[in-house]
RNA sequence: GAAGGUAUAGCUCAGUGGUAGAGCAUGUGCUUAGCAUGCAUGGGGUCCUGAGUUCAAUCCCCAGUACCCUCA
Numbered sequence: 001g002a003a004g005g006u007a008u009a010g011c012u013c014a015g016u017g018g019u020a021g022a023g024c025a026u027g028u029g030c031u032u033a034g035c036a037u038g039c040a041u042g043g044g045g046u047c048c049u050g051a052g053u054u055c056a057a058u059c060c061c062c063a064g065u066a067c068c069c070u071c072a
Stems, first nucleotide, its partner, number of pairs: 001071002004068004010024004018055001026042005048064003052060001
């Protein structure tokens, strides 16, 4: 320098254009003499940034940023 991939909750990751979810973690309650486990129930999101298409974008187009990988 060139091609490709990834970016979504505190962490690991789903989510095939129609108002975003799981597991773990965390708060509360129950259980226990207490802790752990277990059960129930909550909170937590500028979907990397900007722009475009669309009635509607996490999703499609373009540019940028960070990271990974391949080639040179």
Description
The RNA shown here (transfer RNA) has 72 nucleotides and comes from Vicugna pacos. Its Rfam family is "tRNA". Rfam links the family to the GO term triplet codon-amino acid adaptor activity. The family's RNA type in Rfam is transfer RNA. NCBI's taxonomy places the organism under Eukaryota, Deuterostomia, Theria, Tylopoda, Vicugna. The prediction has a mean pLDDT of 83.